[in-house]
RNA sequence: AGAGCAGCACGGAUGGUCGCGGCGAAAGCUGAGGAAAGUCCGGGCUUCGAAGGGCAGGGUGCCGGAUAACGUCCGGCGGAGGUGACUCCCGGGAAAGUGCAACAGAAAUUAUACCGCCCGGCAAAAGCUGGGUAAGGGUGGAAUGGCGGUGUAAGAGACCACCGGUUUUCCGGUAACGGAAAAUGCUGUGCAAACCCCACCUGAAGCAAGGCCAAACAGGGGACCAUACGGCGGCCCGUCGUGUCUCCGGGUAGGCCGCGUUCCGGAAUGACAACAUUUCGGAGGAGCUGUCCGGUGACGGACAGUCAAGAUAGAUGACCAUCUAUUACAUAACCCGGCUUAUAGUGCUGCUCUAAUA
Numbered sequence: 001a002g003a004g005c006a007g008c009a010c011g012g013a014u015g016g017u018c019g020c021g022g023c024g025a026a027a028g029c030u031g032a033g034g035a036a037a038g039u040c041c042g043g044g045c046u047u048c049g050a051a052g053g054g055c056a057g058g059g060u061g062c063c064g065g066a067u068a069a070c071g072u073c074c075g076g077c078g079g080a081g082g083u084g085a086c087u088c089c090c091g092g093g094a095a096a097g098u099g100c101a102a103c104a105g106a107a108a109u110u111a112u113a114c115c116g117c118c119c120g121g122c123a124a125a126a127g128c129u130g131g132g133u134a135a136g137g138g139u140g141g142a143a144u145g146g147c148g149g150u151g152u153a154a155g156a157g158a159c160c161a162c163c164g165g166u167u168u169u170c171c172g173g174u175a176a177c178g179g180a181a182a183a184u185g186c187u188g189u190g191c192a193a194a195c196c197c198c199a200c201c202u203g204a205a206g207c208a209a210g211g212c213c214a215a216a217c218a219g220g221g222g223a224c225c226a227u228a229c230g231g232c233g234g235c236c237c238g239u240c241g242u243g244u245c246u247c248c249g250g251g252u253a254g255g256c257c258g259c260g261u262u263c264c265g266g267a268a269u270g271a272c273a274a275c276a277u278u279u280c281g282g283a284g285g286a287g288c289u290g291u292c293c294g295g296u297g298a299c300g301g302a303c304a305g306u307c308a309a310g311a312u313a314g315a316u317g318a319c320c321a322u323c324u325a326u327u328a329c330a331u332a333a334c335c336c337g338g339c340u341u342a343u344a345g346u347g348c349u350g351c352u353c354u355a356a357u358a
Stems, first nucleotide, its partner, number of pairs: 001354010012323007020031004033329001037340002040338005045206004057202005062076005077091001078089004092197002097195002099191003114137002116133007145163002148160003164186001165184008210257004219248006228242005261284010285307001287306008
């Protein structure tokens, strides 16, 4: 210099004008993301259920570790790919049983012989026929270990060396597994992302969860007013109906909370019920930032600081100026840990290979 591999960060900035949500009397303060997305896993939380055990159903699946938990992550092992940095793999069991293996092929499992090879018989020959064989050809994703030799009529683990497999022992490793030696010629394919078997895990539904406050009308109880008003009627008698206040339960309209650090206790403020806000004290958090320590790492521990949108038809935007400035994917809806997918452009770190120079 070229070509690559792995990882990380940012995701326009500043100013002005106008507008919107939350808090506030006002001034003012504050107001999306790395994925807020998909809703695919795990957990918190809520309601319901639940003696204990089992079945069914669902899920996970090499080993060890991390974690609140996970199907996530980290470190390894094995296999595959790459010269390499490195990448990829739903990676238990096929000798418990069942099932399937299209097409092609003779044959897809205790089976079998199309071409070929070899021996015999018949035949003048082409060829026909009986038998042997599975080395070669052919089919297929896959054909009964591979390869070289001995052997043979031709062949064959029939025999031998090496490689592979299986079993046993020893050594290394927490383990998955690796290495070595010995024995054994080693029939029995693949699919479990088919049923199934084995081990382990697993109650259901989700914030429209769920909790709370509560008009009006109707209903029930009590108190009061006392013959007032209205209907029937020409009038009287008669008869029917109508009130005010208060309490009650259920709970509709409507609203409050859940809901943004959480919980507990105290105080103050607010027009109000559920409640809210501020402030003080205490306890926590699986939140964020920084430093230090431990660990290969995921992560853990200690200390300090901080805790930052909360809508409910749903705010977080528009325009202008400057910076090269036209700007990607995309907009919270209970929260958190992951995964997956989308992403213009910019920056950084480590490593590999090739070539050249010193």